[in-house]
RNA sequence: CAGGUCAGCUGGGUGAGCGCGCUGCUCCAUAGAGAGCAGUGAGGAAAGUCCGUACACCAUAGAGCAGGAAGCCAGGUAACUCCUGGAGAGGCGUAAGCUUCUGGAUCGGGCCACAGAAACAUUCCGCACACUGCGAUCGCAGGCGUGUAAGGGUGAAAAGGUGGUGUAAGAGACCACCGGCGCGGGUAGCAAUAUCCGCGGCCAGGCAACCCCCUUCCGGUGCAAGGUCAAACAGGGGAAAAGCUCUUUGCCAGUGCUGGCUCGGCACUGUUGAUCUCCGGGUAGACCGCUAGAGUACGCUGGUGACGGCGUACCCAGAUAGAUGCCCACCCGCGACAGAAUACGGCUUAUAGGCUGACCUGAGUA
RNA sequence: UGGGGGAUCGUCUAGCGGCAGGACACGUGACUCUGGAUCACGGCACCGGGGUUCAAAUCCCUGUCCCCCAGCCA
Numbered sequence: 001c002a003g004g005u006c007a008g009c010u011g012g013g014u015g016a017g018c019g020c021g022c023u024g025c026u027c028c029a030u031a032g033a034g035a036g037c038a039g040u041g042a043g044g045a046a047a048g049u050c051c052g053u054a055c056a057c058c059a060u061a062g063a064g065c066a067g068g069a070a071g072c073c074a075g076g077u078a079a080c081u082c083c084u085g086g087a088g089a090g091g092c093g094u095a096a097g098c099u100u101c102u103g104g105a106u107c108g109g110g111c112c113a114c115a116g117a118a119a120c121a122u123u124c125c126g127c128a129c130a131c132u133g134c135g136a137u138c139g140c141a142g143g144c145g146u147g148u149a150a151g152g153g154u155g156a157a158a159a160g161g162u163g164g165u166g167u168a169a170g171a172g173a174c175c176a177c178c179g180g181c182g183c184g185g186g187u188a189g190c191a192a193u194a195u196c197c198g199c200g201g202c203c204a205g206g207c208a209a210c211c212c213c214c215u216u217c218c219g220g221u222g223c224a225a226g227g228u229c230a231a232a233c234a235g236g237g238g239a240a241a242a243g244c245u246c247u248u249u250g251c252c253a254g255u256g257c258u259g260g261c262u263c264g265g266c267a268c269u270g271u272u273g274a275u276c277u278c279c280g281g282g283u284a285g286a287c288c289g290c291u292a293g294a295g296u297a298c299g300c301u302g303g304u305g306a307c308g309g310c311g312u313a314c315c316c317a318g319a320u321a322g323a324u325g326c327c328c329a330c331c332c333g334c335g336a337c338a339g340a341a342u343a344c345g346g347c348u349u350a351u352a353g354g355c356u357g358a359c360c361u362g363a364g365u366a
Numbered sequence: 367u368g369g370g371g372g373a374u375c376g377u378c379u380a381g382c383g384g385c386a387g388g389a390c391a392c393g394u395g396a397c398u399c400u401g402g403a404u405c406a407c408g409g410c411a412c413c414g415g416g417g418u419u420c421a422a423a424u425c426c427c428u429g430u431c432c433c434c435c436a437g438c439c440a
Base pairs, nucleotide, nucleotide: 001362002361003360004359005358006357007356008355009354010353012331013330014329015328017326018325020041021040022039023038024037025036026035027034043337047348048347050346051345052344053343054342055222056221057220058219062263063262064261065260067218068217069216070215071214072086073085074084075083076082087102088101089100090099091098092097103213104212108211109210110207111206112205124152125151126148127147128146129145131142132141133140134139160178161177162176163175164174165173179203180202181200182199183198184197185196186195187194188193226288227287228286229285235279236278237277243251244250252270253269254268255267256266257265295314296313297312298311299310300309301308302307367436368435369434370433371432372431373430376390377389378388379387384420392408393407394406395405396404413429414428415427416426417425
């Protein structure tokens, strides 16, 4: 100097004119509306609506079933299916780095196509012995019988590997070493795990992003939640079962109770009723919730880190037919993705560029 | 705003881990004086990406698009 990786910041600038929303003050005015001044006014994702909460309401937010989610270890956080660090098994990259997965197959069930003899359990070819024929022995050919699973073939996967003993021929049948598994220990680590030693011939898979088992968590609905005020109106009809007792009442029956079912509980009603359902009428207004926060910036400090503690300073949208616009001149990197609607912490998706720091690679110089 | 469902040849559809079928349309040939009908042959597809698995249209995650239901005071 060039390229790359990771992290942070930024997301055009300057000047002038006209026009917007909110808050406060002043003037005018006294319902309001209007004028002036000051302050302030869209994002890193405001998007997706995938998760988690705050907050609000519903006696049942009690128990259980069903349903849903997570799943290595240790931490962070208000919490999480999120983040940080680490462990094991992988993949990409020369590298810095980026990225996938993670309880149980010894509870049980199910599946592993085609090929192959066979995919939980063997024998197609082969090898050996015995028999027959040829043959001096060796050997060659043939069908049946017995034995074998070492060699070959098929496949993603076929009873662990190498060397030997042994055998008619072989085979963990036996032995040595190795690998896996089980049991018992040592060392390092909080742990997941890593590594070492001893004993044992125990040696027959894979899939749980198939059902399932185990452990942990989850009440529901959601700001169109919920609350206050004002205004206006008109109520009518239908189905079902069962009433008993009676001084109060009790039994029984029915309905409702913010996902479904059961038990329990609470409230209401007693067939002329509550609830539900059908028809019809009125209203669609104003205000609160609505922004001071698990807040932002800077400094010090603890920690590998996520993050925490202390101090100082600051207030930075609250619309509701919904606010940031239009025009001129100059500069310039020639302008990407793209607009709040209760709030926040994450994840995911889209994104032209510019600046800073650390690290990696290449070339050159000293 | 909340909930549910879907995407397969040009079109309509089947497929429930194991070679992606059917119909209509299209092209070619046969038949016919010509066309139609008929017969035969043929081409064309799993919305995109990543993952699990020996193997994915199918199972898991994510992105894009389409459809349906409900809904405020009440």

Predicted 3D model of RNase P RNA and transfer RNA as a complex of 440 nucleotides. Its mean pLDDT, the model's own confidence on a scale to 100, is 76.